[in-house]
Predicted 3D model of a 98-nucleotide RNA (TPP riboswitch aptamer (THI element)) from a Methylococcaceae bacterium.
Rfam family: TPP riboswitch aptamer (THI element). Rfam links the family to the GO term thiamine pyrophosphate binding.
The prediction has a mean pLDDT of 79.
It was read from a public genome assembly, where an Rfam model found it.
RNA sequence: UAUCAAGGCUGGGGGUGCUUGGCGUCAUGCCGGGCUGAGAGACACCCUUCGAACCUGAUCCGGUCAAUGCCGGCGUAGGGAAGCCCGUCCUAAGCUCG
Numbered sequence: 001u002a003u004c005a006a007g008g009c010u011g012g013g014g015g016u017g018c019u020u021g022g023c024g025u026c027a028u029g030c031c032g033g034g035c036u037g038a039g040a041g042a043c044a045c046c047c048u049u050c051g052a053a054c055c056u057g058a059u060c061c062g063g064u065c066a067a068u069g070c071c072g073g074c075g076u077a078g079g080g081a082a083g084c085c086c087g088u089c090c091u092a093a094g095c096u097c098g
Base pairs, nucleotide, nucleotide: 001092002091007085008084009083010082011048012047013046014045016042017035018034019033020032021031022030023029054079055078056077060073061072062071063070
């Protein structure tokens, strides 16, 4: 000096299920508990192209469970939202000294 990891700012993207008790009810719904999870409408959490955050496939397939994308497959599948700052861990090159 360059690149990169990590980090920051601003903007943007995303999901919110299963089960149970009560209230209400044409139906939607509201309040509380349990399960998994980062997050089950939180001024939160996650992701932001080096993109499995998330969507489609999917009323899918196998397993588990009280039940559920709960676990795995599908998945080297197809989509999917960006700019800047910093550059400290690592690496490379140049210069100087020994």